Overview
The part of an RNA shown here (small-subunit ribosomal RNA, central domain) has 352 nucleotides and comes from an uncultured bacterium. Its mean pLDDT, the model's own confidence on a scale to 100, is 86.
Context: one part of a larger RNA
């Protein structure tokens, strides 16, 4: 390579946008590049395959036939693919009428609870902590308590949820400004404008890094107290980076649904979110139909099993990514990127 695979055995890029490329709806017409087909030419001989024949057989040899090509030239076919032209509306989109939402960004402001610190009042000997203690704090007045007391930073209890939104990371007090996406209904416009996407570009938790602010609580490191054979830990008292804001970098994760994206079609039942339509009743609720999401059970089918099962891991198609025994190793070397930490790409010897 062929083939087979990628939820858990090796294997889905963390996620998106998108150039090239690949693939692409219905009907009519045309073309004849792909495709199919005829003829001619050529594809040396030997060899291989088949038939017959010659050495007593065979090996060997001879004769004939067949085969062999992304081949060339030329004639034809027109279903499919491609090219040209025309039309269509169901895919995609626009507009219209509604709807839900912690989707994003910004500015300054607002809110209450808690916490720490400060001030003051009254007040006295303990507080704190644990399995038990001790370090620690406290007679220099702590702790507890009081004040429509003051300051500060961070986070938003209840509502709250198999709930909602987002491509993913992720998003949760309240209102304001700007802004993205989604859903439903009807079917006005437009008429294949689509899907995927190597490279590329962007986004990307936490930790980390640069510069400047901020710093209540928490807390790597560090120090102390315990405990222990030891204890560079688990427990306790402290505590600095950090956690926060602005801006720039970094680019990773069990970035998980360990399940790439898109389209079509394939039993039911049940909960829930956002809509629409209809009926009973029109007192509030209940029933039916339907769309989009989100849970659970489950048929067929699939699966090594576990399990999946209209949100597929079932049935198919298109495009991309990835895998090919374990260790060595996500290492070395080289390259690219980075301030660094390191990231991306990514072997071999050897060994089992």
């Nucleotide at each position: 390579u062929u083939g087979g695979g990628c939820g858990u055995a090796a294997a889905g890029c963390g996620c998106g946008c998108g150039c090239a490329g690949g693939c692409g709806g219905u009907c009519c017409u045309u073309u004849a590049a792909g495709u199919c087909u005829g003829a001619u030419g050529u594809g040396a001989a030997a060899g291989c395959c088949c038939a017959c024949g010659g050495c007593u057989c065979a090996a060997c040899c001879g004769u004939g036939a067949a085969g062999a090509g992304u081949c060339a030239u030329u004639g034809g076919a027109a279903a499919c693919u491609g090219g040209g032209g025309g039309a269509c509306u169901u895919g995609a989109g626009u507009g219209c009428a509604g709807g839900a939402g912690a989707g994003g960004a910004g500015a300054g402001a607002c809110g209450g609870a808690a916490c720490u610190c400060c001030a003051c009042g009254g007040g006295u000997a303990g507080c704190g902590g644990u399995g038990a203690a001790a370090u620690g704090c406290g007679c220099a007045c702590a702790g507890a308590u009081g004040u429509c007391g003051g300051a500060g930073g961070a986070a938003c209890a209840c509502c709250a949820c198999u709930g909602g939104c987002g491509a993913a990371g992720g998003c949760g007090g309240c209102g304001c400004u700007c802004u993205g996406g989604c859903c439903u209904g009807a079917a006005a416009c437009a008429g294949a404008c689509g899907c995927u996407g190597a490279g590329g570009c962007g986004c990307g938790a936490a930790a980390g890094c640069g510069c400047g602010g901020g710093g209540a609580g928490c807390a790597a490191a560090c120090a102390g107290g315990a405990g222990a054979a030891g204890a560079u830990a688990c427990c306790c008292c402290g505590g600095u980076a950090g956690u926060u804001c602005a801006u720039g970098c970094a680019g990773u994760a069990a970035a998980u649904g360990a399940u790439g994206a898109g389209u079509g079609g394939u039993a039911a039942g049940u909960g829930u979110u956002a809509g629409a339509g209809g009926g009973g009743c029109c007192a509030c609720u209940u029933c039916c139909u339907u769309u989009a999401g989100u849970u659970c059970u489950g048929u067929a089918g699939c699966a090594a099993a576990c399990g999946c099962g209209a949100u597929a891991a079932g049935c198919a198609c298109u495009c991309c990514g990835c895998c090919u025994g374990g260790g060595g190793a996500g290492u070395a070397c080289g390259g690219c990127c980075g301030c660094a930490a390191g990231g991306c790409u990514g072997a071999a010897a050897c060994u089992c």
The RNAcentral record of the full RNA draws on ENA and SILVA. It matches the Rfam family "Bacterial small subunit ribosomal RNA".